[in-house]
Context: one part of a larger RNA
Molecule: small-subunit ribosomal RNA, central domain
Organism: uncultured bacterium
């Protein structure tokens, strides 16, 4: 740098609101920035083209031509802009009847663990490939009643539902978001994406204070090994919970950026609606799966939830390796985050 590309070879920003900016739905007038016709000025000369000549040809000269772009004046109205008026298919609001493990915040429940605090009982019990180290006659393990303490909610549970994504699963209350349906009531393009910015964000890890039941990073022991800084075993701090603050990354994956039209069908399956007395087939919109036609890939494979065919934006990509490493800037208590390079080498 492209008439190139981004699931799995480089390549989709973790995710949304959003400015600016770019891109917009139909139908009338109207205006002339863009646009297009016409012509006037400029557009040095040499160079370029084009057509012709002259050196034997060529290179090379010489003549004639010719042009983008600015700008002057006239016009043209389809398109792209402005305006000024409808419209109602996008977008949004009000109505109705329904759904969801959507979020904050309080209350409650049982099982299951642990411990303690009465009995019963007696020599083992834990563990393992096999042992050991633990525990145990100061009564362990095993059972029985009773108490307390934390942290998770077992079956139902799913190609299921919800939510932007991270995620979200006992029960109940209260506040609070939400998409989808049904009619067609109200506004009249209010619309679409989205640099900078602004909010959310698993886990882990910080900082202050609380809790600490089981789990367990460091660490101690016990086995195993030639060694064992491990895989196994018995302990066990930090963390795991809570509340503010703070970090800001993930295989944050559907490795598929958002929107919108379009282009066979088959079969589930949740959520409405419609039919019906009531139900089942069928029928419609939205999710959500799995077969597949056209078509498309290198190929696996993807095909209405496209990796098909187009339209508008944004975000990355250009050989490995050095490197997500140095510096510089910035954010952070701090770890460290974001931005990111050469030299050298293959």
């Nucleotide at each position: 740098u492209u008439g190139g590309g981004u699931u799995u070879a480089a390549a989709g920003g973790g995710u949304g609101c959003g400015u600016a900016g770019g891109c917009g739905g139909u139908u009338g007038a109207u205006u002339a920035g863009g646009u297009c016709u016409a012509u006037g000025g400029u557009g040095a000369a040499a160079u370029g083209g084009u057509u012709g000549u002259g050196c034997u040809c060529a290179a090379c000269a010489c003549a004639a031509u010719u042009u983008a772009g600015c700008u002057g004046u006239a016009g043209a109205a389809a398109c792209c802009g402005g305006u000024c008026g409808g419209c109602u298919a996008g977008a949004a609001u009000a109505u109705a009847a329904g759904u969801g493990g959507c979020g904050u915040a309080g209350g409650c429940g049982g099982a299951a663990u642990a411990a303690a605090g009465c009995g019963u009982g007696u020599a083992g019990a834990g563990g393992u490939g096999a042992c050991a180290u633990u525990c145990a006659u100061a009564g362990a393990u095993a059972u029985g009643c009773u108490u307390u303490a934390g942290a998770a909610c077992a079956c139902c549970g799913u190609u299921c539902g919800c939510g932007a994504a991270g995620g979200c699963g006992g029960c109940u209350u209260a506040c609070g978001a939400a998409g989808g349906u049904a009619a067609a009531a109200u506004u009249g393009a209010c619309g679409c994406u989205a640099a900078u910015g602004c909010a959310c964000g698993a886990g882990a890890g910080c900082g202050u204070g609380g809790g600490u039941a089981u789990c367990g990073a460091a660490c101690a022991g016990a086995a195993u090994u030639a060694g064992a800084u491990a895989c196994u075993c018995u302990g066990g701090u930090a963390g795991u919970c809570c509340a503010c603050g703070c970090u800001g990354u993930a295989a944050a994956c559907g490795a598929u950026g958002a929107u919108a039209a379009c282009u066979a069908u088959a079969u589930g399956u949740c959520g409405g609606c419609g039919a019906u007395a009531a139900g089942a087939a069928u029928g419609u919109c939205g999710g959500u799966g799995u077969a597949g036609a056209a078509g498309u890939g290198a190929a696996a494979g993807c095909g209405a939830u496209a990796a098909g065919u187009u339209a508008u934006c944004c975000a990355c990509c250009u050989g490995g390796g050095g490197a997500g490493u140095a510096c510089g800037a910035u954010c952070g208590c701090a770890a460290g985050g974001u931005u990111g390079a050469a030299a050298c080498u293959c």